RNA sequence: UGAGUGGACCAGACGACCGCGGCGGGGCGCUGCUCGGUGAGAGCGCGUUCUGCUGAGGAAAGUCCGAACUCCGCAGAGCACGAUGCUGGGUAACUCCCAGGCGAGGCGACUCGACGGCAUAGUGCAACAGAGAGCAGGUCGCUGCCCGGUCUCGGCCGAAACGAAGGCGGGCAGUAAGAGUGAAACGGUGGUGUAAGAGACCACCAGCGGGCCAGGUGACUGGUCCGGCUAGGCAAACCCCAUCGGGAGCAAGGCCAAGCAUGAGGCGGUCGCCGAUGCCGAUCGGCGACGCGGGCUGCUCGUCCGAAGCCUCGGGUAGGCCGCUGGAGGCCGCGAGCAAUUGCGGCCCGAGAUAGAUGGUCGUCGGCCCGCGAACCCUGGGCGAUCCUCAGGGCGUGGGUUACAGAAUUCGGCUUAUAGGUCCACUCAUUCC
RNA sequence: GGGCCCGUAGCUCAGCGGUAGAGCAGUGGACUUUUAAUCCAUCGGUCCUCGGUUCGAAUCCGAGCGGGCUCACCA
Numbered sequence: 001u002g003a004g005u006g007g008a009c010c011a012g013a014c015g016a017c018c019g020c021g022g023c024g025g026g027g028c029g030c031u032g033c034u035c036g037g038u039g040a041g042a043g044c045g046c047g048u049u050c051u052g053c054u055g056a057g058g059a060a061a062g063u064c065c066g067a068a069c070u071c072c073g074c075a076g077a078g079c080a081c082g083a084u085g086c087u088g089g090g091u092a093a094c095u096c097c098c099a100g101g102c103g104a105g106g107c108g109a110c111u112c113g114a115c116g117g118c119a120u121a122g123u124g125c126a127a128c129a130g131a132g133a134g135c136a137g138g139u140c141g142c143u144g145c146c147c148g149g150u151c152u153c154g155g156c157c158g159a160a161a162c163g164a165a166g167g168c169g170g171g172c173a174g175u176a177a178g179a180g181u182g183a184a185a186c187g188g189u190g191g192u193g194u195a196a197g198a199g200a201c202c203a204c205c206a207g208c209g210g211g212c213c214a215g216g217u218g219a220c221u222g223g224u225c226c227g228g229c230u231a232g233g234c235a236a237a238c239c240c241c242a243u244c245g246g247g248a249g250c251a252a253g254g255c256c257a258a259g260c261a262u263g264a265g266g267c268g269g270u271c272g273c274c275g276a277u278g279c280c281g282a283u284c285g286g287c288g289a290c291g292c293g294g295g296c297u298g299c300u301c302g303u304c305c306g307a308a309g310c311c312u313c314g315g316g317u318a319g320g321c322c323g324c325u326g327g328a329g330g331c332c333g334c335g336a337g338c339a340a341u342u343g344c345g346g347c348c349c350g351a352g353a354u355a356g357a358u359g360g361u362c363g364u365c366g367g368c369c370c371g372c373g374a375a376c377c378c379u380g381g382g383c384g385a386u387c388c389u390c391a392g393g394g395c396g397u398g399g400g401u402u403a404c405a406g407a408a409u410u411c412g413g414c415u416u417a418u419a420g421g422u423c424c425a426c427u428c429a430u431u432c433c
Numbered sequence: 434g435g436g437c438c439c440g441u442a443g444c445u446c447a448g449c450g451g452u453a454g455a456g457c458a459g460u461g462g463a464c465u466u467u468u469a470a471u472c473c474a475u476c477g478g479u480c481c482u483c484g485g486u487u488c489g490a491a492u493c494c495g496a497g498c499g500g501g502c503u504c505a506c507c508a
Base pairs, nucleotide, nucleotide: 001429002428003427004426005425006424007423008422009421010420012365013364014363015362016361017360018359020055021054022053023052024051025050026049027048028047029046030045032044033043034042035041057404061415062414064413065412066411067410068409069249070248071247072246076301077300078299079298081245082244083243084242085241086100087099088098089097090096101115102113103112104111105110116240117239122238123237124234125233139179140178141175142174143173144172145171146170147169148168151166152165153163154162187205188204189203190202191201192200206230208227209226210225211224212223213222214221215220253322254321255320256319263313264312265311266310267309269290270289271288272287273286274285275284276283277282292306293305294304295303296302329348330347331346332345333344334343335342336341366402367401368400369399370398371397372396373395376394377393378392379391380390381389382388434507435506436502437501438500439499440498443457444456445455446454451488459475460474461473462472463471481497482496483495484494485493
């Protein structure tokens, strides 16, 4: 100098004018209310006006996870269902974060990984092609034997017969080295061996299982010995194992005011005993039992309730207050820890709207992009020291532009969107010293 | 604001690991004097987009985009 990697941060600045939400203070007015003695006055309310403080984000977004909080006749057990899935730690909790292991990518800084188990719990799937696709298979080929025919050769003057090896066709058997199909075909290389071959055998290598030793909290790693010679893929297929999970959501939920129709229908079990209405019947009340009904968002047990309510339809309201913002809060310092994070101390308060405020205009200065340039400066090229010329930058000037987006109960994360810029650490390449 | 559901041909929908169809519509032809109906043939696909798992994805998983539930999902 160029190309990159990781992390932290900013999200235009200042001024003037106009405007909006929240909280507070002051003045004036009121034939408003209360207290006071009817007064002086005080407090509250309403209206108006002046003024002070404060007012979006790193994602406020998607609503993908986890919680706080609130309610649901407390949610207990098992099954089902769902989620998570290397190890250790962090945290209120997590599908998050940190550190490590293993695997993959990159020369590297570094990045990525739904990363438990298909070899011994079982089941399932693999279209087409191919001989054969999950315990298999034998198409071509290679090899041996047999048969057929007689193309070639020997022999012969010639023919027939005979003989020999090779080729051709067929059958039987062996084989899986090679070819071929496929995403995938049951270790690789070399040798021995054989009719041809083959882990059939041997050496080395890869991989699998088991034992022992060493290191580590652990995932795992290293070494050594033995075994059988090779076990395939898919669990973001069913499933198995381990861990976790009650449901709904601030339109949760509580209070006040106003308004409507204490509206209509259905469910609200059965049996037994006792009592009341003069008796039977019937109704009502109480008690008890039941394989009764209902709730606990699917099922079973269990539990709670059974005149307390529940369901369906219909009518009404669309107002106010609380929840509502001081919190797993932020900043700084010291300590623990590799880190995530955490302990202690000090300081600070940083939006609360309800159809939804946080904005607009102008000026000056910035950032970025584009255009132009008389002169000057720097770097590089054109034979290039001067002059000349070209390109880029500084500089001057004109114009354009200044992202993504926007609180709605609150936090911790993840993901997605984002003009431009600043700083720190590190890597690779080239040149010079 | 919260919650739920959906996206496949012009329209309405099937297909839920093996390479995408049905009905209607469109186009051409036959029948008919003509039209309709009927019959035959045919056209038409970014399976919303991107990434991942798998030999293979419309289908399984993740992220994004768009739409609907408009007082008949919730006060």
The prediction has a mean pLDDT of 76.
This is a predicted complex of two RNAs, RNase P RNA and transfer RNA, with 508 nucleotides together.